This is a predicted structure of a 122-nucleotide RNA (Glycine riboswitch aptamer) from a marine eukaryotic metagenome.

Order: sequence, then C1' cells, then structure tokens
RNA sequence: CCUCGCUGGAGAGAGGCAUGCCACGGUGGCCCCGCCACCCGGAGCGUGCCCACCGAAGGGGCAAGGGUCACCGGUCGCAGGACGCGGUGCCCCGAAUCUCUCAGGUAAAGCGGACAGUGGGG
Repeated sequence: CCUCGCUGGAGAGAGGCAUGCCACGGUGGCCCCGCCACCCGGAGCGUGCCCACCGAAGGGGCAAGGGUCACCGGUCGCAGGACGCGGUGCCCCGAAUCUCUCAGGUAAAGCGGACAGUGGGG
C1' cells in the first nucleotide's frame, strides 16, 4: 500500500404532478369461505417529469512547491558560449474533510456511506 470480515459512521423535501402495481375498505355479480368488475385509497412500492436542497460511494477543478522550453538581465570568457545566478511567459506535474454537484442521495427502517477502530490474508 492492497484486500476480506466485524464494529462505529453525517448531511439534505414524509415536496409537487402524472402513471403503473398493490394491502385495507365499500357496492354489485358469480360456478360462493373463493373469484370477477367498478369505486375509494395511502405518510405503501415502482417509474417519469418539475422545483427545492445535501456531500462522506465514484468522478471533475485548484494552492504552495517542482519541471521542460523561450526571452530579458547579471557574472565569467577574445569569441563561440557557460553559470546548482535572478526575473518573466506558455505548457506539464502537483492535495484535501476545500470546491463543483456530473453521478449519487434527501421521514423512520433498510441499503449505501468518506473516514476510524479491530482481526485475518497478500
């Protein structure tokens, strides 16, 4: 440094509209303890769109600093040039819990979760 197990682990709308499925309930019917049709239905589940937000899966961006090249200056040299000297400019490298909010996420539960602790393996 990588990986696996266990433990801990935040933030932000129970948003609006539409649509599909479905529990419960109601009415009617039938081949009647079950089924069918329609209605209602939710702070249930899913999908799409819209608005508002979050940052700790992932992803993008950047500082100091460093590097190549070029130019200017300085020093040395008769000159060609040289200098682990200075400055400027483009480009490159260069973090994060910063930033962006693409992705992801926004009641509880569940899932996920940067990071931390612990145990094992490489």